The prediction has a mean pLDDT of 83. The RNA shown here (c-di-AMP riboswitch aptamer (ydaO/yuaA leader)) has 111 nucleotides and comes from a soil metagenome. Its Rfam family is "c-di-AMP riboswitch aptamer (ydaO/yuaA leader)". About the family: This family represents a conserved RNA structure found upstream of the ydaO and yuaA genes in Bacillus subtilis and related genes in other bacteria.

[in-house]
Parts: sequence; structure tokens; C1' cells
RNA sequence: GGCCGAACUCCACCUGGAGGCGGGGGAACCAAUUCUCAGGGGCUAAGUCCAAGGGGACGGAGUACUUUCAAGCUCCAGCCCGUCAGCUAACCUCGCAGGCGCAUUUGAAAG
Repeated sequence: GGCCGAACUCCACCUGGAGGCGGGGGAACCAAUUCUCAGGGGCUAAGUCCAAGGGGACGGAGUACUUUCAAGCUCCAGCCCGUCAGCUAACCUCGCAGGCGCAUUUGAAAG
């Protein structure tokens, strides 16, 4: 100079506010109508199966302007709510972290 990610910008300096981006709760209608200790649910790409510190197949994520296709490489962590939540207008509410990295794999087509 850049990458993954919602996790950025501006004002203020009272440590707060605004814009923007992202998540959750929450009617009618619709769905579900059989689940409720074998609890259930949410964030995230991070699901699924097995005699499970490890593996399988499918599925998923990243790969440096963007999209699509193909191949290669790497990854599929972790955390939260607390018996409770389908969708959901109004409305309510929360987050804006953390981690990498020095020409970042390559080819084709379109922009």
C1' cells in the first nucleotide's frame, strides 16, 4: 500500500452525539399444528455423520477492482440467551470488535 470482518466517517472533549453499516425482539395475514429435559433458541461461512484429541461424505467460507466458471491452496474456530422467542408493519433494543499481511495462487469470459 492492503486483506478477513457489520465492525466505518464526522462533530465534540461532557467521553457524549450524528450519519452510515450490521444483529436481536416484536402484530395482522400466512405458516406451524406437534413440540414442550432427549429442553429450546441466537451471532457466525463455521452445518452434517461416525466407537469423536481424529476422521468421512456432502455442504459452506476466504483467496487483493467486481461478477461468473474452472483448477490450486487455506479454513469450517468460538461465543451468547436462560425455560423463552416462526414470519412480522409500527415500535423497542444491541454491536461497530478482533485478527492478519508486503505484491499477496492461476487461467478464461464479461464489466